[in-house]
A computed fold for a 1537-nucleotide RNA from an uncultured bacterium, annotated as small-subunit ribosomal RNA.

RNA sequence: AGAGUUUGAUCCUGGCUCAGAACGAACGCUGGCGGCGUGCCUAACACAUGCAAGUCGAGCGGGAAAGUUUCCUUCGGGAGGCGAGUACAGCGGCGAACGGGUGAGUAACACGUAGGUAACCUACCUCGGAGACUGGGAUAACUUGCCGAAAGGCGGGCUAAUACCGGAUAAGACCACGGAGACCUCGGUUUCUGCGGUAAAAGAUGGCCUCUGCUUGCAUGCUAGUACUCCGAGAUGGGCCUGCGCCCCAUUAGCUUGUUGGUGAGGUAACGGCUCACCAAGGCUUAGAUGGGUAGCUGGUCUGAGAGGAUGAUCAGCCACACUGGGACUGAGACACGGCCCAGACUCCUACGGGAGGCAGCAGUGGGGAAUAUUGCGCAAUGGGCGAAAGCCUGACGCAGCGACGCCGCGUGAGUGAUGAAGGCCUUCGGGUCGUAAAGCUCUGUCAGGAGGGACGAAACCUCCGUGGUUAAUAUCCUACGGACUUGACGGUACCUCCAAAGGAAGCACCGGCUAACUCCGUGCCAGCAGCCGCGGUAAUACGGAGGGUGCGAGCGUUGUUCGGAAUUACUGGGCGUAAAGCGCGUGUAGGCGGCUUCUUAAGUCUGGUGUGAAAUCCCGGGGCUCAACCCCGGAAGUGCAUUGGAAACUGGGAAGCUAGAGUACCGGAGAGGAGGGUGGAAUUCCUGGUGUAGCGGUGAAAUGCGUAGAUAUCAGGAGGAACACCGGUGGCGAAGGCGGCCCUCUGGACGGAUACUGACGCUGAGACGCGAAAGCGUGGGGAGCAAACAGGAUUAGAUACCCUGGUAGUCCACGCCGUAAACGAUGGGCACUAGGUGUUCGGGGUAUUGACCCCCUGAGUGCCGCAGCUAACGCAUUAAGUGCCCCGCCUGGGGAGUACGGCCGCAAGGUUAAAACUCAAAGGAAUUGACGGGGGCCCGCACAAGCGGUGGAGCAUGUGGUUUAAUUCGACGCAACGCGAAGAACCUUACCUGGGCUAGACAACACUGGACAGCCCCAGAGAUGGGGUCUUCCCUUCGGGGACUGGUGGUUCAGGUGCUGCAUGGCUGUCGUCAGCUCGUGUCGUGAGAUGUUGGGUUAAGUCCCGCAACGAGCGCAACCCCUGUCCUUAGUUGCUACCAUUUAGUUGAGCACUCUAGGGAGACUGCCCGUGUUAAACGGGAGGAAGGUGGGGAUGACGUCAAGUCCUCAUGGCCCUUAUGUCCAGGGCUACACACGUGCUACAAUGGCCGGUACAAAGGGUUGCGAAGCCGCGAGGUGGAGCCAAUCCCAAAAAGCCGUCCUCAGUUCGGAUUGGAGUCUGCAACUCGACUCCAUGAAGGCGGAAUCGCUAGUAAUCGCGGAUCAGCAUGCCGCGGUGAAUACGUUCCCGGGCCUUGUACACACCGCCCGUCACACCACGGAAGUUGGUUGUACCGGAAGUCGGUGUUUCAACCUUCGGGAGAUAGCCGCCUAUGGUAUGGCUGGUGACUGGGGUGAAGUCGUAACAAGGUAGCCGUAGGGGAACCUGCGGCUG
Repeated sequence: AGAGUUUGAUCCUGGCUCAGAACGAACGCUGGCGGCGUGCCUAACACAUGCAAGUCGAGCGGGAAAGUUUCCUUCGGGAGGCGAGUACAGCGGCGAACGGGUGAGUAACACGUAGGUAACCUACCUCGGAGACUGGGAUAACUUGCCGAAAGGCGGGCUAAUACCGGAUAAGACCACGGAGACCUCGGUUUCUGCGGUAAAAGAUGGCCUCUGCUUGCAUGCUAGUACUCCGAGAUGGGCCUGCGCCCCAUUAGCUUGUUGGUGAGGUAACGGCUCACCAAGGCUUAGAUGGGUAGCUGGUCUGAGAGGAUGAUCAGCCACACUGGGACUGAGACACGGCCCAGACUCCUACGGGAGGCAGCAGUGGGGAAUAUUGCGCAAUGGGCGAAAGCCUGACGCAGCGACGCCGCGUGAGUGAUGAAGGCCUUCGGGUCGUAAAGCUCUGUCAGGAGGGACGAAACCUCCGUGGUUAAUAUCCUACGGACUUGACGGUACCUCCAAAGGAAGCACCGGCUAACUCCGUGCCAGCAGCCGCGGUAAUACGGAGGGUGCGAGCGUUGUUCGGAAUUACUGGGCGUAAAGCGCGUGUAGGCGGCUUCUUAAGUCUGGUGUGAAAUCCCGGGGCUCAACCCCGGAAGUGCAUUGGAAACUGGGAAGCUAGAGUACCGGAGAGGAGGGUGGAAUUCCUGGUGUAGCGGUGAAAUGCGUAGAUAUCAGGAGGAACACCGGUGGCGAAGGCGGCCCUCUGGACGGAUACUGACGCUGAGACGCGAAAGCGUGGGGAGCAAACAGGAUUAGAUACCCUGGUAGUCCACGCCGUAAACGAUGGGCACUAGGUGUUCGGGGUAUUGACCCCCUGAGUGCCGCAGCUAACGCAUUAAGUGCCCCGCCUGGGGAGUACGGCCGCAAGGUUAAAACUCAAAGGAAUUGACGGGGGCCCGCACAAGCGGUGGAGCAUGUGGUUUAAUUCGACGCAACGCGAAGAACCUUACCUGGGCUAGACAACACUGGACAGCCCCAGAGAUGGGGUCUUCCCUUCGGGGACUGGUGGUUCAGGUGCUGCAUGGCUGUCGUCAGCUCGUGUCGUGAGAUGUUGGGUUAAGUCCCGCAACGAGCGCAACCCCUGUCCUUAGUUGCUACCAUUUAGUUGAGCACUCUAGGGAGACUGCCCGUGUUAAACGGGAGGAAGGUGGGGAUGACGUCAAGUCCUCAUGGCCCUUAUGUCCAGGGCUACACACGUGCUACAAUGGCCGGUACAAAGGGUUGCGAAGCCGCGAGGUGGAGCCAAUCCCAAAAAGCCGUCCUCAGUUCGGAUUGGAGUCUGCAACUCGACUCCAUGAAGGCGGAAUCGCUAGUAAUCGCGGAUCAGCAUGCCGCGGUGAAUACGUUCCCGGGCCUUGUACACACCGCCCGUCACACCACGGAAGUUGGUUGUACCGGAAGUCGGUGUUUCAACCUUCGGGAGAUAGCCGCCUAUGGUAUGGCUGGUGACUGGGGUGAAGUCGUAACAAGGUAGCCGUAGGGGAACCUGCGGCUG
C1' cells in the first nucleotide's frame, strides 16, 4: 500500500466482499511447563447454608458455668480457692453514612471542565485562647408477677455512670438596640466600641506525698498524660450556584399556572417558588422548547497516518441504587445494602390468633444463557473501626484453587549419518518424493520426575536494659537514639545443588483466484463446499479420503462484535448536463456573505505569563524480577478551560468621508410582455332557396354511413362558434408557465445615449407568500370544428387497438379550485477573469456621401464553429460543463417505493412530506468490436424475373419416420439426415433375435510338454462339436540342439468387446463458400477496449488494379504456376492410319508414315495493337488480326474461422464398463415385416408417339478364379463350343436416339405396363422366408397432376444409349462416356443467400436474442381490519397507610418553679394539610394478536398474450383523464432520451 466482483472486451460511476488490528468472548479439534493478569456482557431473576461491623471493663452496674483443687459430709451433697471479675447480656461512648457490590433508573448541573459561595456545614485530627464550679432525679441490666405457640410484651421492686436534668461562671460566640471606620458588585460585607439578654462542661486511669485533709498509708491533695466544655483558626470532607461541553427522532412544533417575576411569611447548615398568602402576566422555543426512544458519566480502551469512528469490562474519580413504592427517626454526616415505620409482590414459620425475611457483600445453589470460577487459607503484610494499650474485628485486603480466557517466556532435543533402507504416495515404469527424515553412532541436560538445602517479603507494636527530658521527686510518664526479645497465610513455595535419562511432552487450519501451498483415488448438479467470484451433470488442483506441500504453533481454526481498508457522509477529503443528485418559476423574512479611505475599539485573531488539566494509562529515560510480560522511579505530553499583560495587519463593533457596486431623474427607439373593450376577412358546419342526377363518402382493399323523401357537386342568402393562412425567421418579448388578425384604453419590464443626484442603499435566500402548460373538479353560459368514453364497420387466431363512419364529456367564456409535466439547456442565482471567427435582432457612434447602401468601432440579446482548459467519455468552451469567491437546494447501490403509516393541503381526483421488513450482487453512464433490424446506401449469385424440363397426383423401385416384432442391429435429422455410411443383407456379411456349445478362450505373448502339419473315411448331432479310423513322419545342424507349423496343459502379468462416452480426443469429412475476405510487424491516434492500415473516389469475377490518404510494409486467401480440352509445329510410327502403287470379302496383305490417331516436347493470348471514354491512371466500350479475346471452356486447388456439425460401427486413442460373458463358435431366424406418412428416383399417361422391318455414326472403359468369338441348339433367358486375348492386336460390343419404309388414328387404345397364374434359365452348398432374367397368359392405376416446390445461362437444359466399380448372383442407385441438341435473361422493385459502408440497439448463448404484465401454485416479510390483549402516560374524581408539620390536648408525666392546690414544659389520643399503593371514569402514545383483505418479494421447464429494446413492426417517453383479462389502448398538452 491494495485486491476480487457488472462487460464479448473497455473506461467510469457504484455497491457488495476480502487481506489488518482488537476482544471480559463463545464453539470445534488439540493440549507439556511457568510467570503476570483476568473471569455472569444474559434474569437489578429467586435464594438454602456459613461468614462479610464491631469495639471499649482505663465510662457504669451486674455477673456465671464446665473443669480443677481444698475442706466438710447424714455419702444424696455442701462450703471455699483457682477458673474469673473471665464468658455473657445490659446502660453509656465511638463506629456502623467508610470499606465492599451493582448499573436498574437518570438526557440531568448526573457527569467533564473552569469558576463562584459577600448564601453554607464539617465528628474524629492539628494549632491557639478560655474553662471544667455546685446540685438533683431517674432508668436498663437484675429480681418478681402476668400474657403469648413463637416473635415478643405488660406490671411491681432495686441500682450506677463519661446516661439525663437544674443552678453558677462567660474570654470569646449568638441575639436585639446604638456610635465610629474600611471595603464594595451599592445588594451588602467587615472591623472597633457601648448597653442589655442567652447558652457550657465529666470524668476514668497511673504515680507520688511537696502543699491540704484524715494521718503506717490513703485521698476530694499534688502530679502525668488522656477524656470533656466554649471560642477562634487550619486541614479534610461535603452542600448549593454558574459559563461551556455532552446520543437519536421534526413522521414530536408549540410548551408552561407554582408556571415567570415581585412583596411578605415559613422552612433549611445555606441561597432560592423550596413552601404558603397576596399582586402582576409573565417564562421557554426552529441556535429545536415540549414529547418520544436509547443510555450511568469521565480518566481512559480499541482502531486509525491523522482528523475521526466505536466503546465505557478489569484499575481510578463522580453519580445513582440496595426486593418494589412511600416516609421519616437518630446523627457532624443518611432519608441509611447487612437500621426503623407503612403499603405491595414473593418466600418461610405457625398452636391459624400471629410472626419472620431481603446475597446488585464473599463463597455457594437453582434458573436464564453460546458463556464466566472455591460454600478455600490468613489477618503475616497494606488499609480501616474501636481501644491508653495489649488486642479484638475486618470475604477490604494478602494469598492459594479452577478455566490456554488473554499477554509473555521456555521446552518437546543437538551433531553426524546415503545401500538415498523398509514402507507410503505418484509415475512417461526409466524413476521421483516423504528424505538426513528414520535406523545407527557421538553428545547435551532446559522443563517434568527423585533427593537434599532453602529465602526476600519483618519493619514494628509490646516488654526489658542504657542515655536524655518532664516533675517537688530518683515515682510515673514521654519522645528520640542504641541494644536485646518476638511475629509468615503464601510455603518447605521461589531459588540453588545433586541423581538418572533422549528417556514423559505437537497440533490445528489451509493448498481454484483474491492468497503462500498439487497430485492420485472416490463421487457424478448426487453427496457436498462457499468470505466474494463461484465449484459438482464420469478424467473435480474448488466435494470426501490419501500422499505431498504452505502457514501458524501449545495452540490453530470458526462464529460474533468494533475500527480500518471506505475519499462509501468527503473538516482534513466527494459530488449533482447524460451515472444517484438543481426546488417548475419568482418576490422576499431570518440567517450567511459583502466596495474604497481615515480614525478608534480590541469581540474574533496572534503572542507572552500564571493557575488548572487527579492518580493510573500512552510516549521517552532509568531501574527491579535470569529475559519478557509485569512492576517501580523520574520526565515529557495532555491540542482544553480560566485568568492576566501585549500587538492591531485582517474579520467584527463604533465614528467620519468617497463613488467604481446598486439606484433615481431626463431623452430615445424595439417588441406575439400583461389586462380589458371593440372589430375584420378566409374556411368548416348547419339552415333556406335555385340548378342538377345517381351516386357520394371512405380505405391497403372494403364495409358501416349519407343519398331518388333528391345527397355529393354548384350558385345565392342567412346563422353560429372557434382559430387567425401568407408575413413567420435556431426572429422578438416574458421570471417561468407561456405569448401570433386589426384597432383603442390601462399597465409591467428590458435596452441605448448623455448629464445630474443618492451614497454600499448590495448578493443569496431556510421558512413564508405569489405565479404556474395540459388534463381534471364546482357553478353558470356557450357549443362550429375536433374528440377520451361509447356505438357500428373492417383487420385479426383473437383485436376491449392501430384504419373507417358516427359521437358525449371536454376543448371556448366568466368566477372559484387543483399545483402537477421529458414544468428540459435533463445545466440554481450573483460577481469577476480567461484566444478568436462567423451569422442574426434592437440601439449608439465614426469616416465618406446629396442621401441610401457599403466599411469601421461599440452596448444589449440570440445562434453556429473553434483554442487553451475541463470531462469517464460524449462533449462544454466569454450564453462554460474553464479559473475563482459568496449564498441556497439536492445526492449517497438496485429493487421494495416516491409506496405504507402519520401529518398538512384538496370538493374529489389526488398532491406534498416520507420510511421499514424483506431481497439481489449487481443496477447504471459513456464509448468499442460484433451480431441483428418488418433502418438506409452500393454490389453480387439460376436469388428473383425471362425461359426449358421436372417434383408434388399414378404404379413400381429405394431410403426414412411410424407401427409391428423374439429380433425387425447401429449410425445420419433444416439447408448441410432420408438411392446417406451400404462400390451391391438368400448363408456369409451381421454388429440383432431364438436355441445349442466353449472358458487362457476364434486371435497375440510366456512356460512346460507331445507331434510334422494338412488331407481322407465312418458314427452321433441341426451344426458347432465329440468319438473312432486311415494316411504321413517338415527344415537346418557343429548331432548338443535350433527353427517354422501344429495339438495339449498351466497360471498370472493376459487376450477379446461393432460395449459406453464424437460433449475427453487424433485423423478424416460436411457446411457457410471458390464467398473475398482474414490477419500481422512497425509507426500514429485514443486513459482504454480499440482505431488507422482494410475507410474514401474509380474499377474488377476478386482486399483485382489505380488514385488519394498517418500510414509504410508483409503474410494466409484471389489470380497465376498443375491436369484435361480447343489451334499449330516438331519427334516417334505398332497393335494405329491409308493419300499414292499393288492386292483383298475386309488396311486383309505388300508398301508408306503424308493425313487421322496415339503420347512426349514446344508455340500460341499478353488488353500486346488501333479508336473512344476515363483523372494523362486503373479500367471499360468498340475494332483489327487470330483456332481461341479480355479468367477461352472444364477440373484439381477450399484463407482466418463458424456449427461442442458428422464419425469411438473404417482406423487410432484417454477414461469407464464386461471377463464360464457385453468375449467366442454354430444352426435357424431377422435387418426384406406393413394400416400409414415423407424424401429421392424409374416407367408412364402417348401420334414430336407406339409396333415391326431395314440401315448408319461414338467415346470411355473392363477382361486369366477372367472376357469369351465363330459354329450348332433353344421363341427366349440360355446351353453347347472353345478360337483368340495378360490385350491401340482378341473379346465384352449391339451403341441408341437418328434415317428409310409398313401398320396403328385418339381409344384406357397396337398407349401404359403394375399385379397375378403357369412354364423355364442362370448363379450359388442352398433362391421358402428373400435373387435376377426369359417365355406364355393376365393386363391395374394412370388421360400431364392442388397448395407448394426443384434443376438449368451452352455443347448447358432436355433427350438417347454405352461402360465401370461393388459383385458367385443381384442396379431404376452411384461413378464415368460419348450422340442429338434448344429456349431465355427487359432488368435488380420484390423472395432467398452473401460482400462493403453507414445508422439504431435494453442483443453478446448475439433476433431461434432480449423482455413486460395479468392469472394459477408454493414460500417469505409487510400494510389495512370488526375486534381482542398488554405496556406507558395525561386529566377529573374517590379513597388514603406510615410519617413530618400544624391545631387541640379534659389523658399521662421523675428532674424546674411552687403558696404543694398547682404551674411551666412534655406527651398519648383526636383533628387538619400533604401524600404512596389502590379505585372509578375518560383520553393520548406504543406493542402483541386477529376471520378476512391489499399490494410486494422470491421460486423449476405452468397459462394468456407481445407492451418495450431495430422505424420493435401504431416512434418512444412524461403529466393527466377515461376505458380494457393482461401487458396496455385512446384523448389533450409537453419532451427528443

About this RNA:
The sequence is in RNAcentral, with records from SILVA.